[in-house]
Formats: sequence, structure tokens, C1' cells
RNA sequence: UGAUAGAGGCGCGGAAAGCAAGAGUACAGUGCUGCAUCGGGCAGAGCAACCGCAGCAUCGGAAAGGGCUUUUCGCCGAAGGGUCGUAUCCUUGCCUGGGGGUGCGAUUGCCUGGGUCGACGGAUAAUAUCCGUCGAACUGCCGCAGAAACGCGGAGCGCUGUCA
Repeated sequence: UGAUAGAGGCGCGGAAAGCAAGAGUACAGUGCUGCAUCGGGCAGAGCAACCGCAGCAUCGGAAAGGGCUUUUCGCCGAAGGGUCGUAUCCUUGCCUGGGGGUGCGAUUGCCUGGGUCGACGGAUAAUAUCCGUCGAACUGCCGCAGAAACGCGGAGCGCUGUCA
């Protein structure tokens, strides 16, 4: 230097089934009440009879993403983000602004060793969960120091074993 095999631990990610929640919510029917408009523009409908929007009552009444458990598969930059590009969806029929979701690709020394807890922010129905930033202790690896105890520093393109 190259190849190969491994370690960290509530370790990482995928799939299936079941369960809880979502929720008596969205939405539909009926009745009543109120409003003139719906981000901007265009068009259309209406200015209240129908229709549209909102609220209340009554009667019916979902689903998705996400979560938990079990089983199973692949693994240890496992993986998760950031940025850029692209496709598509939601937000009214079209355009557009802003915001958000999902898929694919690029970057792969752009960031993060790992999980836990806390604060703040975002997504979300949600106190669950996920993501980001910061902090705290813990934990594994390497280096320095050290009699011991203890401490300081570093980052996974790292570390350990084997072979050449």
C1' cells in the first nucleotide's frame, strides 16, 4: 500500500402480520342561521329561491402518513441529514406567489463514531414519533500523559485481526 474478516449496542435500515390511536375527526344527508366573496390575477357562479362559503343541531361515518408488538431479511457510513437538479402531489377551474409532502439523480472529505436525556425550532391530529441546532453525562476506538486514581485531545477514507 492492497485484499479479506471483524468490533461498538436499548446499534442501523427494509418487509410482513396484528394492535392501539387517528376519530366520532374529514366527509355525506336533513334542518336552521349568518356572510358576499374564495392569498393575487383571469374565468365562472352568486350577492342569497337554487348554488357557493362559514357556523350550530341531528343522523350516518372513513382513510393515509406516522406509532407499538412479533416474525423475518440485509448490515456496522450501518444510516440520517444538508445543498443542487428533476418529476409529481396538496393549497379553487387555470396561471402565479409562498409553504409543505413524495420519488429519482448528483455531491459522498458538505456534516454526523453511537445511543440516552434536556432546551429551542420544524413536520404531524398528537405530549407519541421523526428531523435539525445546541448542551449534559454515558459508551466504544485511537493518540498523549500516568505506579494507580484521574485527565487532555482527535474523528469512521477511523480502529482491530489475518494474508500479500